[in-house]
Molecule: Lysine riboswitch aptamer
Organism: bovine gut metagenome
């Protein structure tokens, strides 16, 4: 450098269906209410709405969607990918803090892989995702011991166990 392996619950993307979101939010009507409301907070600015009744509450009517999930199909792959960090943009603008989303980049920062449990964050959510810790399982490498092979020994793309490491790795050429 080239080609491969880990799993049938490996990773990610797209489309379609399904459940959830939710009998929730918006809208309309009536009653109460009586001056503020428009993203999470604080301060300021702007625009719009509002005594022809703001916020809020109750009842009736009416009634979604996005994100996330899951199944199938297709595609791309094995740092697949995820997270952290930095920069820019979005949620009216400015300042401060915060949350969510998108794009790009660097750091050869962290993580071999999936699972379970606990704590914390996010979310409508006890689902899912993310971080940390613990646990066994699993892939792979090294060392040691045994079995099989062998006359014996060595050997071995064989097999079992113990200990330790982990992708910048491992196997073949």
């Nucleotide at each position: 450098g080239u080609a491969g392996a880990g799993g049938u619950u490996g990773c990610g993307u797209a489309u379609u269906g399904u459940a959830u979101c939710a009998g929730u939010a918006a809208g309309u009507u009536a009653u109460c209410g009586g001056a503020u409301g428009u993203u999470u907070c604080a301060g300021g600015a702007g625009a719009c709405g509002u005594a022809g009744g703001a916020a809020g509450a109750u009842a009736a009517u009416a009634g979604a969607a996005a994100g996330g999930a899951u199944a199938a199909u297709a595609c791309g792959c094995c740092g697949a990918a995820a997270g952290g960090a930095u920069a820019u943009c979005u949620u009216u603008c400015c300042u401060g803090a915060g949350a969510a989303g998108a794009u790009a980049u660097u750091u050869g920062c962290u993580u071999g892989g999936g699972c379970a449990u606990a704590u914390g964050g996010u979310u409508a959510a006890u689902a899912g995702c993310c971080a940390u810790a613990u646990g066994a399982c699993u892939g792979u490498c090294a060392u040691c011991u045994g079995a099989c092979u062998u006359u014996a020994g060595a050997u071995g793309u064989u097999u079992a166990g113990a200990u330790g490491g982990u992708g910048a790795g491992c196997u073949a050429c």